Record summary:
A computed fold for a 457-nucleotide part of an RNA from an uncultured soil bacterium, annotated as small-subunit ribosomal RNA, 3' major domain. Its mean pLDDT, the model's own confidence on a scale to 100, is 82.
Context: one part of a larger RNA
Order: sequence, then structure tokens, then C1' cells
RNA sequence: UGACGGGGGCCCGCACAAGCAGCGGAGCGUGUGGUUUAAUUCGAUGCUACACGAAGAACCUUACCAGGGCUUGACAUGCACGUGGUAGCGAAGCGAAAGCGGAGCGACCCUUCGGGGAGCGUGCACAGGUGCUGCAUGGCUGUCGUCAGCUCGUGUCGUGAGAUGUUCGGUUAAGUCCGCUAACGAGCGCAACCCUCGCCGCGUGUUACAAGUGUCACGCGGGACUGCCAGUCUUAAGCUGGAGGAAGGUGGGGAUGACGUCAAGUCAGCAUGGCCUUUAUGUCCUGGGCUACACACACGCUACAAUGGCCGGUACAAUGGGUCGCGAAACCGCGAGGUGAAGCCAAUCCACAAAGCCGGUCUCAGUUCAGAUUGCAGGCUGCAACCCGCCUGCAUGAAGAUGGAGUUGCUAGUAACCGCAGGUCAGCUAUACUGCGGUGAAUACGUUCCCGGGCCU
Repeated sequence: UGACGGGGGCCCGCACAAGCAGCGGAGCGUGUGGUUUAAUUCGAUGCUACACGAAGAACCUUACCAGGGCUUGACAUGCACGUGGUAGCGAAGCGAAAGCGGAGCGACCCUUCGGGGAGCGUGCACAGGUGCUGCAUGGCUGUCGUCAGCUCGUGUCGUGAGAUGUUCGGUUAAGUCCGCUAACGAGCGCAACCCUCGCCGCGUGUUACAAGUGUCACGCGGGACUGCCAGUCUUAAGCUGGAGGAAGGUGGGGAUGACGUCAAGUCAGCAUGGCCUUUAUGUCCUGGGCUACACACACGCUACAAUGGCCGGUACAAUGGGUCGCGAAACCGCGAGGUGAAGCCAAUCCACAAAGCCGGUCUCAGUUCAGAUUGCAGGCUGCAACCCGCCUGCAUGAAGAUGGAGUUGCUAGUAACCGCAGGUCAGCUAUACUGCGGUGAAUACGUUCCCGGGCCU
């Protein structure tokens, strides 16, 4: 000077408390550990790993295993030599394919007609490596933490390390601002500037709409600044209340992450030093594996029912996507789906919102709850659904009656409940993730305590 203390003081945060809904028990989905395996590829491991890399593992992906091939190589550049029936196409045959094989067909550009280029073959340099080291690195990222801090110049003090400033009194979400002050200033952070939602005006209006006013869409601008009033305070900063206002004291949300910490994470996104490998640790292919299963944990989904289940009728969204695409009507099928093709390069066309409301039924039971599991019959994608896809119908109908110790999220259009869309994608194991709208609460006395953090001592 820091760090730490079951030292002290002050202060904050869904940190506790007050509430609401959960998790922990059941079944299933997914990830991980462990075990198993020829292989179950690799990484991530307290908070900050465990629906994480992976926004799509049947082949491919794929890095793993078994087997079968290739060796200047699947890919790049250079040099030398060779090559005219050359490059390319490629029959028979072997084969699971890759590959081997090679009958036959058969080109291009420049040219001074010597040849050169491209291609192919051979050889040499080399290629290649998801092999190792994240404790050699770049870049990027997580975390403390959107916490209010971290520093510098000059001056001053101190032998010096350093201190001061940055402390103190108020105040703030804030090192925010004010006052005081051996300090005076400044920088990175805070705030503001940016995007979006809410109000108003103007402009433009196609494909939107009630047919020219408005709604709506797009764009531009205005509006909020403690500006006004009262009280309070040090005539300060500010705080409390009020008016007006769509909005009031940071209006809500987002983007934005200081100096640094964890030799944090990543050599498997990429780049890269060093090391290792070179008929193999490279590369191609077939099949298998990543999907195993006494078990343990993590994140979820569905339930255990009457604020409910089932049946019939009926109402209201927003985001976003679509030409190798979205696909209407009509017809066939109980259905998944099939036939069909209108419209749409989309404010034009395509896609039932569901919870809700109305009526009926069930009457507390392992049930008309719940849907696991299994059998049969089908549909779709795709060379191909055995390992190992999704969906439909019929049948089957397990555990489960609200879950121990413990533990998570959330302060308002939030939680909770309800559905919809998208990316990835041939298809899909999505209950995940990223968004969107619909319905819409309860509670906060307070800061003693738990956790994390800031300042002074």
C1' cells in the first nucleotide's frame, strides 16, 4: 500500500423478509458423472460445467471403432522429365463400396510451325493432421458487475515505500451534484448522445381502410427540463407534496461492460510459435458407434384433476417465414395424409390461435383424471428408417392422490397461465432456444439475520 477478520460505522442488490408459482417425490425428454464397450470421438467441471460448444448425430455430419483400399496423396504452389489417340467419357470383369481394371469413343488455346499453354503421368520439393501444449500465444468470451469505481499531470507533504487529490458534511441510481478543503485540473468509467415502446403534429399514401375524415403503414419533427407552485434545506446540491400533462423526476425496455481479477474458457470456429507424425496420427469407402445402462446428479415437459376432463357451438392477436418455396378451393380418407392446382417473389396470396364465452355431460373414483408402456394396421421424408426418424388410427392403459432435508425464479403489463411464429432442417427424436402476442395477480413492516457488493476506519 493492499487483502482478510465469527472488528466497528454508513449504504445498496428479489440478498433476506412479505407474497405468488415452482424444483426436490412419479413417468417421460435432454445433458452430465459413473459403468459398460471394438468404439461408446472431443471439449466444458463451485458460483462462472451439466437443453453448454450442438440454431437439427439414420448415411453424410464424424473427429471414434472394425474391415477394405490409396501413397506427391481428397486440396495448394514450384521445378525437372515424359506424354498426341493426350485431356475427357468410359464397356466387360473383381468388389459391400472405395478402389483396381481397361475394350471402345474422343476434344481445347497460342504459334514465327521449332514449339509453348492447359491437362495427364513419373520424380523431387512439399501437401495433410479435429495429433500435443489455452501454463508459449493472437483474437474472442465468461465472471466479479452496469458494481461505481480505476488512474494521470503539476503542486504540496514524507528520508523512503507512498500520501494528498479520491478524505470530510450533505445529496444521488451513480467519484451524481453541492459545500468545505494543499490542493488545482484532467482522463477512462457514470450520465447524455444511439435504437425501441407510449402522446401529438406534418408529409407520403400502394397492396392496408368505414372511400377520403380517420384507422393503419412508413418517414420527419415536437414533447419532460425539477420547467411551474408550495414546503423543507446551509439563500447550495437536493428532497417531499401539488398543478398541468399521454408521460414526472433515470417514463418502460434494449444496445453500451472502466483499471483489473480468476496462468478462468477456447490450439476442435479461426489464426499461430514450438513439438510430434509422413505407405500414416494423412486420405477414401462400407458397416458399426456417438442412441449402450445395476446406478447418481442437473435442466425441463406432462400430470396427479371439478378454478377440472370430454362433447357441441362461438369470439378476439402479434412477431415472423415462403419460388428447388408457401400452397387455397374442391374431391378421396376416421385420421396422419393423398389427388389437385387457384393465388403469391407477397401490408396483395398461404397457415384453425389457444386459454376465453355459451350450452350439455361426468360427481370425487386411480375415475369419462393421468397418459407411460406394449401389440396390430397405416402415412410421410429420404439411395436407405434393423441398430436409430416423425406422424396417424384401433387396442393396451403403468407410476402418479401436491412430493423429506433442502432449494429456484419473480416487484407490474412483472410472476403465473395460454397459444403462435422463426432459425437449424430432406425428415426429425424441439418438451430446447430465440422471439411474439392473449388473459393477468399477490406482496414489500422493515434491514436484526443468510449471500454478494461499495465507502470510511
Description:
Its Rfam family is "Bacterial small subunit ribosomal RNA". Rfam links the family to the GO terms structural constituent of ribosome and ribosome.